[in-house]
Molecule: small-subunit ribosomal RNA
Organism: Candidatus Hodgkinia cicadicola
RNA sequence: AGAGUUUGAUCCUGGCUCAGAACGAAUGCUGGCGGCAGGCUUAACACAUGCAAGUCGAGCGGGUGCUCGCCACCAGUGGUGGGCGCUAGCGGCGAACGGGUGAGUAACGCGUGAGAAUCUGCCUUACUCUACGUGAUAACGCAGGGAAGCUUGCGUCAAUAACGUAUGAUUCCUGAAUCAGGUAAAGAGCUGUUGGAGUAAGAUGAGCUUGCGUUAGAUUAGCUAGUUGGUGGGGUAAAGGCCUACCAAGGCGACGAUCUAUAGCUGGUCUGGGAGGACGGUCAGCCACAUUGGGACUGAGACAAGGCCCAAACUUCUACGGGAGGCAGCAGUGGGGAAUAUUGGACAAUGGGCGAAAGCCUGAUCCAGCCAUGUCGCGUGAGUGAAGAAGGUUUAUAAUGAACUGUAAAACUCUUUUGUCGGUGACCAUAGUGAUGGUAGCUGACGAAUAAGCUCCGGCUAACUUCGUGCCAGCAGCCGCGGUAAGACGAGGGGAGCGAGUGUUGUUCGGUUUUAUUGGGCGUAAAGGGCGCGUAGGCGGCUUUUUAAGUUGACGGCCAAAGCUUGAAGCUCAACUUCAUGACGCUGUCAAAACUGCUAAGCUAGAGCUGGAUGGGGGCGAGCGGAAUUCCAAGUGUAGAGGUGAAAUUCGUAGAUAUUUGGAAGACCACCAGAGGCGAAGGCGGCUCGCUACGUCUUGCUGACGCUAAUGCGCGAAAGCGUGGGGAGCAAACAGGAUUAGAUACCCUGGUAGUCCACGCCGUAAACGAUGAGUGCUAGCAGUGGGCGCUGCUCGCGCGUUGCGCGUUCGUGCGCGACGCCACAGCGCUAUUGCACAGCUAACGCGUUAAGCACUCCGCCUGGGGAGUACGACCGCAAGGUUAAAACUCAAAGGAAUUGACGGGGACCCGCACAAGCGGUGGAGCAUGUGGUUUAAUUCGAAGCUACGCGUAGAACCUUACCAGCUCUUGACAUUUCAGGUCGAAGCGGCCGUAAAUGGGCGUUUUCAACCAACAUUCUUGAAAGAAUGGACUUGAAACAGGUGCUGCAUGGCUGUCGUCAGCUCGUGUCGUGAGAUGUAUGGUUAAGUCCUGUAACGAGCGCAACCCUUGCCCUUAGUUGCUUAAAGCGAUGCUAGCUCUCUAAGGGGACCGCUAAUGACAAAUUAGAGGAAGGAAAGGACGACGUCAAGUCUUCAUGGCCUUUAUGGGCUGGGCUACACACGUGCUACAAUGGUGGCCACAGAGAGUCGCAGAGUCGCGAGGCCGAGCUAAUCUUUAAAAGCCAUCUCAGUCCAGAUUGCACUCUGCAACUCGAGUGCAUGAAGCAGGAAUCGCUAGUAAUCGCGGAUCAGCAUGCCGCGGUGAAUACGUUCUCGGGUCUUGUACACACCGCCCGUCACACCAUGGGAGUUGGCUUUGCUCUAAGCCGUCGCUUUGGCGCGGUCACAGUGGAGUUAACGACUGGGGUGAAGUCGUAACAAGGUAGCUGUAGGGGAACCUGUGGCUG
Repeated sequence: AGAGUUUGAUCCUGGCUCAGAACGAAUGCUGGCGGCAGGCUUAACACAUGCAAGUCGAGCGGGUGCUCGCCACCAGUGGUGGGCGCUAGCGGCGAACGGGUGAGUAACGCGUGAGAAUCUGCCUUACUCUACGUGAUAACGCAGGGAAGCUUGCGUCAAUAACGUAUGAUUCCUGAAUCAGGUAAAGAGCUGUUGGAGUAAGAUGAGCUUGCGUUAGAUUAGCUAGUUGGUGGGGUAAAGGCCUACCAAGGCGACGAUCUAUAGCUGGUCUGGGAGGACGGUCAGCCACAUUGGGACUGAGACAAGGCCCAAACUUCUACGGGAGGCAGCAGUGGGGAAUAUUGGACAAUGGGCGAAAGCCUGAUCCAGCCAUGUCGCGUGAGUGAAGAAGGUUUAUAAUGAACUGUAAAACUCUUUUGUCGGUGACCAUAGUGAUGGUAGCUGACGAAUAAGCUCCGGCUAACUUCGUGCCAGCAGCCGCGGUAAGACGAGGGGAGCGAGUGUUGUUCGGUUUUAUUGGGCGUAAAGGGCGCGUAGGCGGCUUUUUAAGUUGACGGCCAAAGCUUGAAGCUCAACUUCAUGACGCUGUCAAAACUGCUAAGCUAGAGCUGGAUGGGGGCGAGCGGAAUUCCAAGUGUAGAGGUGAAAUUCGUAGAUAUUUGGAAGACCACCAGAGGCGAAGGCGGCUCGCUACGUCUUGCUGACGCUAAUGCGCGAAAGCGUGGGGAGCAAACAGGAUUAGAUACCCUGGUAGUCCACGCCGUAAACGAUGAGUGCUAGCAGUGGGCGCUGCUCGCGCGUUGCGCGUUCGUGCGCGACGCCACAGCGCUAUUGCACAGCUAACGCGUUAAGCACUCCGCCUGGGGAGUACGACCGCAAGGUUAAAACUCAAAGGAAUUGACGGGGACCCGCACAAGCGGUGGAGCAUGUGGUUUAAUUCGAAGCUACGCGUAGAACCUUACCAGCUCUUGACAUUUCAGGUCGAAGCGGCCGUAAAUGGGCGUUUUCAACCAACAUUCUUGAAAGAAUGGACUUGAAACAGGUGCUGCAUGGCUGUCGUCAGCUCGUGUCGUGAGAUGUAUGGUUAAGUCCUGUAACGAGCGCAACCCUUGCCCUUAGUUGCUUAAAGCGAUGCUAGCUCUCUAAGGGGACCGCUAAUGACAAAUUAGAGGAAGGAAAGGACGACGUCAAGUCUUCAUGGCCUUUAUGGGCUGGGCUACACACGUGCUACAAUGGUGGCCACAGAGAGUCGCAGAGUCGCGAGGCCGAGCUAAUCUUUAAAAGCCAUCUCAGUCCAGAUUGCACUCUGCAACUCGAGUGCAUGAAGCAGGAAUCGCUAGUAAUCGCGGAUCAGCAUGCCGCGGUGAAUACGUUCUCGGGUCUUGUACACACCGCCCGUCACACCAUGGGAGUUGGCUUUGCUCUAAGCCGUCGCUUUGGCGCGGUCACAGUGGAGUUAACGACUGGGGUGAAGUCGUAACAAGGUAGCUGUAGGGGAACCUGUGGCUG
């Protein structure tokens, strides 16, 4: 200090989430030691048991235990005295402290500062006094009552208990008083003292008053009757309505009273850079409380709670008559709860009470125990150690391996904090006393011995792999992960972080400038009030003066301690503790006087007023006018009119529409008219008059009089409401007609409220410049409206006044000059519009009329939805308006701009895209493919264009993947190892068996291998020699083979498609915050991003084109199998000859807008022409950019993963892929005369051929058979059809058409039954030109005709090629389809097959209303009234009783408020999928939105006014 998350990407706005620190915590897993701290946050719930406040015999009289004496006698009893103790009672002091808790309290309760009208036991100081008397009583004794608690009567005795008298002050009271009068206190014991009383002070403690500060809500706005003040009285320690009587009518409140909710306050604690925010546990100060409520008593002090009285609830005892009790003291128990400890030790220390003291008491306190609750410290070992051990994990290979765990372990050497067992042994106590404690510390021995876990590893965020799982199980703080290759789930390995802890949960602050004082905003993101006037408040021009409130400085007081800061010190360090030091804030005194404020005086620049001039749809009222519409009357006139996309409803022969004349009525105000005018806004438009408001310019005057504006008051479009008029046109609702799947709409015909007027309500709009008002400052340019001022070397035979000169007929004329007016021009003031610099802005944009730079004041905003809704309140006749939440839910919602895509947006361009033509398909029969159905199987794939004569260039077996049956299991095929066996194996021909395969068995031949020989290696051996290995087959075993099994959504490769469309990009530069843009925008041109021009771009790449092949012309070279017969010979298709031609096949040439003209921008290019075989790409082919479709293919091949392994593999026979009600695609043949049939007869090209093509000959009606010349091919073979000519048929289901079927044959092949092709004879179906719709083709093309080839034993209407004959049409780009470029809109980005709205149905959730029901709280009237207090000449009296007043609780009635429940009901939210429509986003198919009103299943529709978003 930031990060993640809205988008295809970007910038911004904005929320959500995370990383940090902390805790009186809890919880999961784990757990060695010590120091210091902490430990019921919940039920102020209920409490068993023990303890927590006593002490004094030196106040008193008794009692009693022990002991020592004395006396008496009846001799073991009585009396009496002393000492040491104990003590119930009377009396004194204490018990008001200490300890606990936080319920109440929003308050002088607390904090801080100040104050006056007070008291203060014990303590300190000073002074004075302490005299004389009296009567009781408890204890005790006797006698009673009661279950108990307890209590009654009689009798006796004491005091530092009580009472009286004397004395009595600088006390107190009364009066003005120094004076006078009055009130009035006070002992004993003992000889060291101590106590008591009074007075005056102090100290300490307490009471009271007061300034300031102290939570939230206005959906709490009015509150108050002792209330506010006064007087008299009472009361208190003390001021005071504290109380009372009377008088007055005040007091508080928008600077927030009252009410409601919540809460003890503070020093401080946590966090934060700070300002702040949250909190108030431990420690400390204050307050309040003690089961709940009330009350007083005693006392120095209490309204006391380990005291009392009363009432209530609860618990408990009881003999039923009555009693007892109060842990929010310490332990402890139950309960509640996620959760919090021992019924411990000691008064040794510190402190407290009593006492003269010893001492006693002290659950205050000091200690110990329990708990990882926190924090601080220590340890769980250290060194050396590579065979890089074993094991584990991962990875790779044919195999050995490699990497990590990892110096980690083992092993060797060493140490001992902790631990165990011993020894010694403190401080806390400077005399005594030690609970802690034989503790801490010190020290000896032993021995690596006793001691590591938790979380995490997709990004944020440090850390990665394998297996399992398969949208399952699960994870998740946010984004999100999981649908068969998961770094996100679970496990293993490895790693990261922290470490006796570590994760999670909860809470607080931070990050968050996300409430913004520091430190935010409001044109479009949330946000300027619809507009004005104006009150409080806030702010306020220039100069001088005064003061010192704010301000600044200096010096003080207070700011408890602890804590915190800084610096030291003590525990081995640290935590911890101790010492010193500093600080916020409040307040006092002094000083300064710039600024703000106050005071006083002045000024004119702000503001206002005034005289003059002037402007305008400003407002109100009255009058007048005009065109048009409708209606009425009359005339003319005849069949239609009207209306629409097209129609119909409607009007019209009872005379419409049209036209002419006249009349009536209401509403409105064309042209002028304009980004023109006026007004605060809403708004304002014929003319005239009256009344009235305002702006601007200019003259003078006043002298800051100003600006803003909460509450308030007024104005305020349209719609709507009330009353009364009016009503022509228009027109919600409504009716009808259309449209439509429907049409509660859009369109049409009608039509009522309303629209108009008067008066009164309503108070809202996209009331918008989506921009509050005011003031000042900050470059320009160009307009527009209105007037005025200033200037002008403008202009003019202009007008007026005037001066001078000249002339004069004396009217006046001419010339020069001055001033004023008019006109014109410029400048200025004023209002307004369009650009644009700086600056601002997220961008768009704003830009002297700011959204710039500043100041003042007001209003408003704080994620989206829920919701401008509910409830409450106010306003309204109503409709409704104003104010205005929460639960719940989401991780976004949003602004601007960018690139695409899309539009029933626009512009331009192209294409057999349409149009113009030719021929088809769709109808028939057949062929073929597909779907469907069927089947044991009908193997599988392909699915809009881009599947369907497609994979399949050819399913009878095979193919074959499918089905049935039979059969094999290291396998039909590959490699390797181990163990055993054999020495041949293979081919061929019979036999047995079988459906066949597998199987059994025999013979034979040749070839290959082996053997032999030769060679190599090893072993044995003296040598010779021998053995083994190197080969093949086979049996068994193991690895493995095999798979047309799955996944084309794991892939490679290949292919289709957009599309042979003209596009797709890059480098550098420039522009932009950025995504991106530019380049690749303009204008021409092209088939083309082709070229030219232009240009913040300059260049380049992949595409286009060209380079390649074929065809078309020419040349050169070469002539066999080709060509020629011209020349020479022969009868000759031929031979000889030749290579001119044709042709063949190699190499060249040729075409480039090159030439001419026109057009064009002098360009690119286009048009026309010449020449040429060919002319503007000559024709055709090959060639397919970046990419799109998770397009197709795992069944061509390759390949990851998964699956299978006596089977999903291998072999075999038979069947199936050929089924058949039907539907579709692609074709063939036809329906005939441009034809059929018969006859005659001519011309190709390109291919193929030895397992072949096959001539000629011959046989057969024919398919074909027999025979086999020639050819391994320019040599041989395979070879024509339409057209043409002649004849016939004569429009018919035919001499058309040929399906189907019968018979007889041919060919191929182991084999034509399922299931081949062909031939002959016979048979002779549908079909007479094809509905909606739809396909191909632009020239050697369509159409038509045949030929060849691949596959192939055989099988071609398919496919791939070849040539023959050989057209028609294209005006053109409106429309359909597809594509390209530019532009525009967008709420789309999976990109329109997009997005998305509302009702309905279902489930769940929270919430409003609701007849009411039940609680709580507050308040109030009345009734009753305990204890207590007050009063009392009512009665009694050593006590008291009664009565009156007040009064808690209770009862009863009312009011307010709050919570829970509630049949039913309203809308809202969420949900995988559902129903109905399609409202919005594109001109969203009727532009949208909006206030209002009506209507409708629903989104919505319509009227009226407004806005442009």